[in-house]
């Protein structure tokens, strides 16, 4: 300077004014539920978002256990807990800081694998090499046909072909022998483990892949969600009871109503009132003091944890949390005498609803320490 890599941090600051809400205190009112005025304090976020996962609380169910489902899967830790996190160990990527991984079993079973190829799993001679009899030619070295075999070195095919490299070896060839590298198994050693070892020994070598395909094997999992749940309780309609009342009542019909009139009704599915319970509007609790925030110290590498001090920090319910002004700050944009000066945006993503721990996604800016390349010295 240019590329990148990790780990935090801010998320516009100060002042006025007028509001909206929710506490508290005084006040004045009230038909006792509350209205009203002043003071004073509080009032969105790092993600309030997705509602993916883990939990407090609550109601339901529940002796316990099993089927099915889901969900997760290397190891130690951390935590109330988790599918979060820390730290590490393999693998893959990158030169590299580094980043990613559902990362258990493929010698229990089922499956599956286009198209290409001779063969796709105890596999295969398409072309290639070899070797044998035979024909046919020959310049007599040997070529060429088809037949019969042997070969997995070489080509070809394929994502994928049943250890690589090298020498011996052989008719050509092959773990057929050998060394070396990889693999399996043992056992020492190192670690708490995952695992590692320029350690030892056995094995010529078996067990191709795919499980985010059934499926096996371990773990965890009982539904629902603050609209959960709980008290208070109107008016109408119904329910259960007492009393009175039996008609001058009571229900219907005509009629605009009233009177009038017809019809039914005579201890009843009547009427009047008063009691009682459920539930519905409404109201109030749950609700915000919590696995809480800052600060310091002490342990651990780190997640975290332990121990002290200090603070109280939105609680609305159609649903507050705005709105203007001044000046700083930032971006931008015009001017400029490079001192500055004018003007514009109101400023990225985005709005709390029971509460926390995660993840994940959205988005403006930033210190910082670390890699790589290039260049000067």
């Nucleotide at each position: 300077g240019g590329a990148g890599a990790g780990c935090g941090c801010c998320g516009g600051g100060c002042g006025g004014u007028c509001g909206c809400u929710c506490c508290u205190c005084g006040g004045c009112u009230u038909u006792c539920g509350g209205g009203c005025c002043g003071a004073g304090g509080g009032g969105a976020g790092g993600a309030a978002a997705g509602u993916c996962c883990g939990a407090a609380c609550u109601c339901c169910a529940a002796c316990g256990g099993g089927c099915a489902g889901c969900a997760u899967g290397c190891u130690c830790g951390c935590u109330a807990a988790c599918g979060g996190c820390g730290a590490g160990g393999c693998g893959c990527g990158g030169u590299g800081a580094c980043g990613c991984g559902a990362c258990g079993g493929a010698a229990a079973g089922u499956g599956c694998a286009g198209c290409a190829g001779a063969g796709a799993g105890g596999a295969g001679a398409c072309c290639g090499c070899c070797g044998g009899a035979g024909g046919c030619c020959u310049u007599c070295g040997g070529g060429c046909c088809g037949c019969c075999g042997g070969u997995a070195a070489g080509g070809g095919u394929g994502a994928a072909a049943g250890g690589g490299u090298g020498c011996g070896g052989u008719a050509a060839g092959a773990g057929c022998g050998c060394a070396c590298c990889g693999c399996u198994c043992c056992c020492a050693c190192g670690g708490c483990g995952a695992c590692g070892u320029c350690g030892g020994g056995a094995g010529g070598c078996a067990c191709g892949g795919c499980a985010a395909a059934c499926c096996c094997c371990a773990u965890g999992c009982g539904g629902a969600g603050c609209a959960a749940g709980a008290c208070c309780a109107a008016a109408u309609a119904g329910g259960g009871g007492g009393a009175c009342a039996c008609a001058u009542g009571c229900g219907g019909g005509u009629g605009g109503c009233c009177c009038a009139u017809c019809c039914g009704u005579u201890c009843g599915a009547u009427g009047u009132u008063c009691c009682c319970g459920g539930g519905u509007a409404g109201g109030u609790c749950g609700c915000u003091c919590g696995a809480g925030g800052c600060c310091g110290g002490c342990g651990g590498c780190a997640a975290c944890g332990c121990c002290g001090g200090u603070c109280c920090c939105a609680g609305a319910g159609g649903a507050a949390u705005g709105a203007c002004c001044g000046c700083c700050g930032c971006u931008c944009c015009g001017g400029u005498u490079c001192g500055c000066c004018g003007g514009a945006g109101g400023c990225a993503c985005a709005g709390a609803a029971u509460u926390c721990g995660g993840c994940u996604u959205a988005c403006g800016g930033u210190u910082c320490u670390c890699u790589c390349c290039a260049g000067c010295g």
Molecule: Bacterial RNase P class A
Organism: Acidobacteriota bacterium